[in-house]
Context: one part of a larger RNA
RNA sequence: CUGGGCGUAAAGGGUGUGUAGGCGGUUGUGUUAGUCGUGAGUUAAAUACCGAAGCUCAACUUCGGAAAGGCUUGCGAAACGGCACAACUAGAGGGUGUGAGAGGUACAGGGAACUCAUGGUGUAGGGGUGGAAUCCGUUGAUAUCAUGGGGAACAUCAAAAGCGAAGGCACUGUACUGGCGCACUCCUGACGCUGAAACACGAAAGCGUGGGUAGCGAACGGGAUUAGAUACCCCGGUAGUCCACGCCGUAAACGUUCUCAACUAGCUUUUUGGAGUAUCGACCCUUCAAGAGGCGAAGCUAACGCGUUAAGUUGAGCGCCUGGGUAGUACGAACGCAAGUUUAAAACUC
Numbered sequence: 001c002u003g004g005g006c007g008u009a010a011a012g013g014g015u016g017u018g019u020a021g022g023c024g025g026u027u028g029u030g031u032u033a034g035u036c037g038u039g040a041g042u043u044a045a046a047u048a049c050c051g052a053a054g055c056u057c058a059a060c061u062u063c064g065g066a067a068a069g070g071c072u073u074g075c076g077a078a079a080c081g082g083c084a085c086a087a088c089u090a091g092a093g094g095g096u097g098u099g100a101g102a103g104g105u106a107c108a109g110g111g112a113a114c115u116c117a118u119g120g121u122g123u124a125g126g127g128g129u130g131g132a133a134u135c136c137g138u139u140g141a142u143a144u145c146a147u148g149g150g151g152a153a154c155a156u157c158a159a160a161a162g163c164g165a166a167g168g169c170a171c172u173g174u175a176c177u178g179g180c181g182c183a184c185u186c187c188u189g190a191c192g193c194u195g196a197a198a199c200a201c202g203a204a205a206g207c208g209u210g211g212g213u214a215g216c217g218a219a220c221g222g223g224a225u226u227a228g229a230u231a232c233c234c235c236g237g238u239a240g241u242c243c244a245c246g247c248c249g250u251a252a253a254c255g256u257u258c259u260c261a262a263c264u265a266g267c268u269u270u271u272u273g274g275a276g277u278a279u280c281g282a283c284c285c286u287u288c289a290a291g292a293g294g295c296g297a298a299g300c301u302a303a304c305g306c307g308u309u310a311a312g313u314u315g316a317g318c319g320c321c322u323g324g325g326u327a328g329u330a331c332g333a334a335c336g337c338a339a340g341u342u343u344a345a346a347a348c349u350c
Stems, first nucleotide, its partner, number of pairs: 003322004007304002012318001014201004021194003025088008034080001035077009049065006091191001092188003095184005103177007110154001114150008125136002162169002206247006215241002220236004258317006266295011299306002323350003332343004
């Protein structure tokens, strides 16, 4: 290499849209450079394979024979594949009705807590810890009441719940807006699946410009602890956390499990919608569909475990792995303001 693999041993791209490419439902007709059958030519000899023979056997040597595959060419077939045409509705999309939702963006409003300021009451402590101290306080703190300002986050409801492609999304209302489910089976008629590139999105931290800054809080200062303490604990506290715009493009971006389709026992919980039954009506009960969980037949797995939300049985496409270290590093290239990111070795060594 072939092959074998990718939940945890190396290995699923962070996620989507999507170009090329690959693959593609049912029926009919025609055609055919794929495909299948058959004939001819060629593929030197030796070797290899089969059958004999010769050296005492064998190796070795000699004789004879056949096959498979490749290429060229003639004829034939039309199941499969391609192409062309016609048609279909089970895939896909649309329509009508209806439903749930922290899906997104913008604006407006709200209360609790915190903190600051001012004023009142009030007096010697408060705070903090394992214990203390630094710290705050007679220029009146802590506590308490009132008024006003400010920023950030939204208790309960709340759930194994819901929505979103992922990242992620939670006070309330309004406007705009994306996706999804169910019922009807009305329309289009394969319009599909995957997807190298490419493009878009992408937590936190970080960066740029301008704002904002209550609380928290890297760095930093101080107090403790300790043999030391560049920590854990305490008192402070700057970036940051917040907003707008622009970058960055990475995460244990995890279900450590790529996407799509088909098939293969069940039981149970839950969310949403429908039908039936029931009922005055709503529950209840039965059932269908779409999600989200638990447990488990068969089967799979090295085991753990997975098990109709598969890691079972299959198909289509993409990505990735190939002993450890060196190393996700060097060099080169691209991107970036930078930090750095992406792509990605070898010598040597075990």
The part of an RNA shown here (small-subunit ribosomal RNA, central domain) has 350 nucleotides and comes from a hydrothermal vent metagenome. Its Rfam family is "Bacterial small subunit ribosomal RNA".